[in-house]
């Protein structure tokens, strides 16, 4: 840094996907080792059990228990006894020894935990002023003097317990009281108000009172910054503000009382919703977007909610009171409890650890200190969770081993990879050594840890995996699957040869880690501040006025807000960047410096602004003209339909593709004259005018908006825009209430039509038209927002104007409307002074298609309905614009038996053949519109034959190789069984070379050839023509189809190949940004039409002879026919006229032929997955005693039917009967076969000739000339059937052709329909072959005969070619597509309701508590001698008030029969709506 995917292809718009980095992660497979960091996001869900906050005897009194001392001293024990021992146990003193309670100080407001709440009482940042502040620093000055209590304790006593009562004694640094200082107050006067000791021998030292400073902490107050949503738009009653009280550490409606009626708010108040903020952290070129885990700072919380007490400090996680939920105990009366400290449980969850050590270090608290306590805090465990570092080994090592994959069977990889051989020792293991972290003057102290690190030892020994391999994206092959299992991130793979699926060999990337999935940033300029856009791709409000708001002409002064600049505070630490350094490097650490904000101050003074002052060029007055369908009102006016009346006048008249419905003999239509009524104004009229837009059209008149010239008087910035807002706003609609001629939804009725609720015709009522009120919408368009300035030009028209000129009339400018066009923009199309150019300034809107302009829920409306306007869900597109094509029941120009014009058929008949369809055992297969259907097949009685049924073989009917056997072997082959095939084998019987023996015959070995048996393999019309190769049909013998290379275009592509002529032709010619060339077209090849020359048999026969019943029969001979080889001839060459002087056309001459003379062969690029594995080939794939092979019989020939091609007809242009003329081209030896004879004939008997210009096949036949027939189912037609035969062949039964006699069927020219032909053709007429024994051939291919008619001509149908055009086709109109309906699933509105959540508010109960009254009773201090009083508490009341209960209310969620419509789904059903002129042009609005 792009990339993939909308299209055949482009180009742009636009979505979606990816590749890239991040994570407190999770999940899968996998896992050597070590540093360093992290580790409940879910349930602020509930918690067993341990521990987390204590300390202080140097504040006190007391008690224990212990040392030491010291005193009594019991039992025992000795001793007769004194007494000695003994030492329980008891007493006192001391204990700077311990202990556990209590008073008392200090500290449980730090630390540590969460992130529920909290959108500002939070938080960041920079100010401030009206504060507090324990301990700590440092200053000042004190520290006198009384008093009286309560706990501990003891006694009594209540209670299960927790926990009390009662009475009595005590001591303090606990508690009062005087004094007395200073502070505080207050103008003073005054008033008001302090202290505590302790330890020490003493110095002293810790304390303790009062008051200053300071340091850090903490309240407090402003300025600035901080999410979505307006489908929350108005909120507010202590509200906002003042006097005045109170309260408070302190300003302050913080609170009360009176006054006022303010405050807030679109710069978004109030309300909802989410959510702690911050330094960072991610990600990114940045600007930005996401985020707030760990680590820091601030807040808030502490089982939910209220309260306050204590203290410097709380409204207090491990305090206290109260109510609730819930959890425990309980003796039921009552009590206890809060892990969001650290482990650690259950539960939730995809998911996060050890009930560990240690106070050694840091720090904290508590003490004078020694220590005490510290789950803060150092470490240690678990987890690959992250970062990060290292290893799993190196060298050498080709026989390229074995093995695996692949193969074209040669090989080729894996692969120096392994083995083998040499070395190494990180890690791991063993074993020895062994720290720093430990300060202060010295000693002691280490949880971690026998760790780090260091040495040695043994050994390649203890260590490799995951993901991918279609394109994006590095990385290809097999073989299995067969739209099946499956993959997919996104385009998309898989229906039998899958590099996409599974697998397995290989290959890519990463590497103790590999992917997944999830989330945020990038890419994405896809919200565009940097940096996007709105004619057609989403996107310019229907249109104007105009509040606010934003922008805003010229000179000058001042001010300094903006803006620029220097310097200053700040902007904590980490963290980032950089520079050094420590850890073996790194991760990680440490230390120096930097920084985009904010603020404060100095200066600057262009630019923007304020303020003052001035000008006229913006804008407006104003005077002179001027043009117009501008707009209201009232009046007039003729044509014209259409009714009335009347005449004239008669049968239709209207309508329509074509009819009908309708009107009309009761008198229409026509037509003449009167009169009536509505509505709309022909011609002028015109890309002409006027309007903001919508609109606006006879005429006059009144009143009235705007707008152009021209003049330069006049004010002096007074302007643009312009959310909200107000107001106009087509048709259609709607409400009253008139009018109503014509037209005309709705309706009716006629026709179309498969249907026709349409299109058409005949009627016809709302409206249409007037007033008056609503609606407020349109493809309200130029799909172009409004206003200003600038940037070539030319050409029309409309209205002034200046200027020349006598004028005509020229010119110049100015405002409007148009075309064309430079330059410039643009995805292209286009746009271009009327911009869609260059620029500014406001406004509106866009952000993927569909769901949808829907729902909901405001606002407006009488109602239709307008405004605003989502969301689940679903697709990978959707949609511009321009390209080539193909297509139109579009356009234009040309062809062609296409059509028309003509001749002859098909279609109806009966036969034949082909199919489809049925039948069967099989009726083998394959061809299926044109372009399958007398087609493969130019020959199915058996063969063919591929198909059925039976019956046989297995190395096979056929190749080739290898091993073994084998001489009476190969080959022949009788009898028997049998349909045959085949089983069977008597019997006969060889062959080559070589070597030995032998004279030789011939014998024997060997090898080959055969044969046998084994194994490779044979064979296969079995499948795929959608795997193919080749051949082959059609378009189409139509004229096209491309290439270089230059041009143009941004690109697909255009150009050439289009235009003008012209041709049969992209035939030629002219033009011409195009110059050439290839394949096609024509020519060259063959046949035919004319001649010439040469040759002259088997052909000819004109002379000449001969000669026949006749005869080219013979001798001649090659003139002439002919045959067959070389020539020649036709080229628009010649003339005329057209043409543009070309090409060429038209006519004529000459010529056997004219204008490609007539046929043939020959068919570009491509198209139709056309056809054909069944000609052959040929990949894959199935069969292997059978899908192979052989053999009989059988079908392939079936028969209610349907189609296709033919053949014979229906008759007289004819049938029949005699006679008579003339081809052409082919065929023949298992052959054609003459002549002759037999037979009625088919045809037999015999055979001459003939490999053929010689003999045969062979008489052509229509024809011509006679005769009969007489219009009939016939002398027409011949089916069909009997009979009787003839051939062919092993064999005609299924199932041949012929041939005679008999029989005599359909048919009398064929409905919709269709098919072929343009001259030697149609039509007719018969001849030949070719397959082949024969023949179902009426098929085919060929040949001669006789031998036509039309053609105006291109409108019409059906192919084609070029040019244009429209497309929403591209699988290309056999294309696309749209709604209902039915079925399935999926989200969603509404739904009578139900249930839940969270919210205010009315009342009402009112806890515990502060404040306030009261305090009769109570009661130690202090006043009094006392009575008694001050004073305080309890207690009562009383405001305020959690929780609770109470109604009604909006606010969300859930769920709910039904309903209502969207969206997806394979091949439903019914239409045909759109796209071509889509078959009625389409589309908007509205009924």
């Nucleotide at each position: 840094a792009g990339a993939g995917u909308u299209u055949g292809a482009u180009c742009a718009u636009g979505g979606c996907u990816c590749a890239g980095g991040a994570c407190g992660a999770a999940c899968g497979c996998u896992g050597g080792c070590g540093g360093c960091g992290u580790g409940c996001g879910u349930a602020a869900c509930a918690c067993a059990u341990g521990c987390a906050a204590g300390u202080u005897g140097a504040g006190c009194g007391a008690c224990g228990a212990c040392g030491u001392u010291u005193c009594c001293g019991a039992a025992g024990u000795g001793g007769c006894g004194a007494c000695a021992u003994g030492g329980a146990g008891g007493g006192g003193a001391c204990g700077a020894g311990c202990g556990g309670a209590g008073c008392a100080g200090c500290g449980g407001a730090c630390g540590g935990g969460u992130g529920a709440g909290u959108a500002a009482u939070a938080c960041a940042u920079g100010a401030g002023a009206a504060g507090c502040u324990g301990u700590c620093c440092u200053g000042u000055g004190g520290u006198g003097g009384g008093g009286g209590a309560c706990a501990a304790c003891g006694u009594c006593u209540g209670g299960a317990a927790a926990c009390g009562g009662a009475c009595g004694c005590u001591a303090a640094u606990a508690c009062c009281c005087c004094a007395u200082a200073g502070u505080c107050u207050g103008a003073g006067a005054g008033g008001u108000u302090a202290a505590a000791g302790c330890c020490g021998a003493a110095a002293g030292g810790c304390g303790c009172c009062a008051u200053g400073g300071g340091a850090g902490g903490c309240g407090c107050u402003c300025g600035u910054g901080u999410c979505c949503u307006a489908u929350c738009a108005g909120c507010u009653a202590g509200u906002u503000g003042g006097u005045g009280a109170g309260g408070u550490a302190a300003c302050g409606g913080c609170u009360c009382a009176c006054c006022a009626a303010g405050g807030c708010g679109a710069c978004g108040a109030c309300g909802g919703g989410u959510a702690g903020c911050c330094g960072g952290c991610c990600u990114g070129a940045g600007a930005g977007g996401g985020u707030g885990u760990c680590c820091g700072g601030c807040c808030a919380c502490a089982c939910u909610g209220g309260g306050a007490c204590u203290g410097a400090g709380a409204u207090a996680c491990g305090g206290c009171c109260c109510a609730g939920a819930c959890u425990c105990c309980u003796a039921c009366g009552g009590g206890a409890g809060g892990c969001a400290g650290c482990a650690g449980u259950g539960g939730g969850g995809a998911a996060u650890a050890u009930u560990g050590g240690g106070c050694a270090a840091u720090g904290g608290g508590a003490g004078g200190a020694a220590u005490c306590c510290u789950g803060a805090c150092c470490c240690a465990g678990c987890g690959a969770c992250g970062c990060c570092g290292c290893g799993u080994g190196g060298a050498u090592g080709a026989a390229g081993a074995a093995g695996g994959c692949c193969u074209u069977c040669g090989g080729g990889u894996c692969g120096u990879a392994a083995a083998a051989u040499c070395c190494u020792u990180u890690u791991a293991u063993g074993g020895g050594g062994g720290a720093a972290g430990a300060a202060g003057g010295a000693a002691g102290u280490g949880a971690c840890g026998g760790u780090a690190c260091c040495c040695c030892a043994u050994g390649a020994a203890u260590a490799a995996g995951c993901c991918c391999c279609g394109g994006c994206u590095a990385a290809c092959u097999a073989c299995g699957u067969g739209c099946c299992a499956g993959c997919a991130g996104c385009c998309g793979c898989g229906g039998u040869a899958a590099g996409a699926c599974g697998u397995a060999g290989g290959g890519g990337g990463c590497g103790a880690g590999c992917g997944u999935u999830g989330u945020c940033c990038g890419g994405a300029a896809u919200u565009a501040c940097u940096g996007g856009g709105c004619g057609u791709a989403a996107a310019g409000g229907g249109c104007a006025c105009g509040c606010a708001g934003g922008c805003g002409g010229u000179g000058u002064a001042u001010c300094g807000a903006g803006c620029c600049g220097g310097c200053u505070g700040u902007u904590a630490a980490a963290g980032g960047a950089u520079g050094u350094g420590g850890c073996u490097c790194a991760a990680c650490c440490a230390u120096g410096u930097c920084a985009u904000g904010c603020a404060g101050u100095c200066g600057g003074g262009a630019c923007u602004g304020a303020u003052a002052u001035a000008c006229u060029g913006g804008a407006g007055u104003g005077c002179u003209g001027g043009a117009g369908a501008g707009a209201c009102a009232a009046g007039u006016g003729g044509a014209a339909u259409u009714c009335c009346c009347a005449g004239u006048g008669u049968a239709g008249c209207g309508g329509u593709g074509a009819a009908a419905u309708g009107c009309g003999u009761a008198g229409a239509u026509a037509u003449u004259g009167g009169g009536a009524a509505g509505a709309a104004c022909a011609u002028c009229g015109g890309u002409g005018g006027c309007g903001a837009a919508g609109g606006c059209g006879a005429c006059u008149u009144g009143c009235u908006g705007g707008c152009c010239a021209g003049c330069a008087a006049c004010u002096g910035a007074c302007g643009c825009u312009g959310a909200g807002g107000u107001g106009c706003g087509a048709a259609a609609g709607c409400c009253a209430g008139g009018g109503u001629a014509g037209c005309a939804a709705a309706c009716g009725g006629g026709a179309u039509u498969a249907g026709a609720u349409a299109c058409c015709c005949c009627g016809g009522u709302a409206g249409u038209c007037c007033u008056g009120g609503c609606c407020g919408u349109a493809a309200a368009c130029g799909a172009u927002g409004a206003a200003u300035g600038c940037u070539a030009g030319g050409u029309g028209u409309g209205c002034g104007a200046g200027c020349a000129g006598a004028g005509a009339u020229g010119u110049u400018g100015g405002c409007g409307u148009g075309c064309c066009g430079c330059a410039g923009u643009u995805a292209a199309c286009g746009c271009g002074a009327u911009a869609a150019g260059c620029a500014u300034u406001c406004c509106g809107c866009c952000u993927g298609g569909g769901g949808a302009g829907u729902a909901c829920g405001g606002u407006c409306g009488c109602a239709a309905g307008a405004u605003u306007g989502a969301a689940a869900c679903u697709c990978a597109a959707a949609g511009g614009a321009a390209u080539u094509g193909a297509c139109g029941g579009g356009g234009g120009c040309c062809c062609g038996c296409a059509c028309a014009a003509g001749c002859g058929g098909u279609g109806g008949a009966g036969c034949a053949c082909g199919u489809g369809g049925u039948u069967u055992a099989a009726u083998u297969c394959g061809a299926u519109g044109c372009a399958a259907a007398c087609c493969g097949a130019a020959g199915a009685a058996c063969c063919u034959u591929a198909c059925c049924u039976a019956g046989g073989c297995u190395u096979g009917a056929c190749a080739u190789g290898u091993a073994g056997g084998u001489g009476g072997u190969a080959g022949a082959g009788a009898a028997u069984g049998g349909a045959a095939a085949c089983a069977g084998g008597a019997u006969c019987g060889a062959c080559g070379u070589g070597a030995u023996a032998g004279c030789a015959a011939u014998a024997u070995c060997a090898c080959g050839a055969g044969c046998c048996u084994a194994c490779a393999c044979a064979g296969g019309u079995g499948c795929u023509g959608c795997a193919u190769g080749g051949c082959u049909g059609u378009c189409g013998u139509c004229a096209g189809c491309u290439c270089g290379u230059g041009u143009c275009g941004u690109g697909a592509g255009a150009u050439g190949u289009u235009g003008g002529g012209u041709u049969a032709a992209g035939u030629c010619c002219c033009g011409c940004a195009a110059c050439g060339a290839g394949c096609g077209c024509a020519a060259c090849c063959c046949c035919u039409a004319u001649u010439g020359c040469c040759a002259g048999u088997u052909g000819c026969u004109a002379a000449c002879a001969c000669g026949u019943g006749a005869a080219g029969g013979u001798g001649a001979g090659c003139a002439c026919u002919c045959a067959g080889g070389c020539g020649a001839g036709a080229c628009u060459g010649c003339c005329a006229u057209c043409g543009a002087c070309a090409a060429g056309a038209u006519g004529g001459a000459g010529g056997a032929a004219g204008g490609u003379g007539g046929g043939g062969a020959c068919g570009a690029c491509g198209u139709c997955a056309a056809g054909u594995c069944a000609u052959c080939a040929u990949g894959g794939c199935c069969c292997c005693u059978a899908u192979g092979c052989c053999u009989a019989g059988g079908g392939c020939g079936a028969c209610a039917c349907a189609c296709a091609u033919g053949c014979u007809a229906c008759a007289a242009u004819g049938g029949c009967u005699g006679g008579u003329a003339c081809a052409a081209a082919g065929g023949g030896c298992a052959g054609c076969g003459a002549g002759a004879c037999c037979g009625a004939a088919a045809g037999g008997u015999a055979g001459a000739g003939c490999g053929a210009a010689u003999c045969c096949c062979a008489u052509a036949a229509a024809g011509c000339c006679a005769g009969u027939c007489c219009c009939a189912g016939u002398u027409c037609g011949g089916a069909u059937u009997g009979c009787a035969g003839u051939c062919u062949g092993c064999a005609a039964c299924u199932c041949g052709a012929c041939u005679g006699c008999a029989u005599g069927a359909a048919g009398u020219u064929g409905g919709a329909a269709u098919c072929g032909c343009u001259a030697g053709u149609a039509a007719u007429c018969g001849c030949g072959g070719a397959u082949c024994a024969g023949c179902c051939a009426a098929g085919c291919c060929g040949c001669g005969g006789u031998g036509a008619a039309u053609a105006c001509g291109u409108u019409c149908c059906c192919g084609g070619g070029c040019c244009u055009u429209g497309u929403a086709c591209a699988c290309a109109c056999c294309g696309c597509c749209c709604g209902u309906c039915a079925c399935a699933c999926c989200a969603u509105c509404c739904g009578a309701g139900u249930c839940g959540g969270g919210u205010g508010c009315u009342c009402u109960c009112a806890a515990a508590g502060c404040c306030g009254g009261u305090g009769u009773u109570c009661u130690a201090a202090c006043c009094g001698u006392a009575a008694g009083g001050a004073g305080c508490c309890a207690g009562c009341c009383g405001u305020c008030u959690a929780a609770g209960g109470u109604g009604g209310g909006g606010c969300c969620g859930a769920u709910g029969a039904u309903u209502g419509g969207g969206g997806u789904g394979a091949a439903g059903u019914c239409g045909u709506a759109a796209c071509a002129a889509g078959g009625u042009a389409a589309c908007c609005g509205u009924a």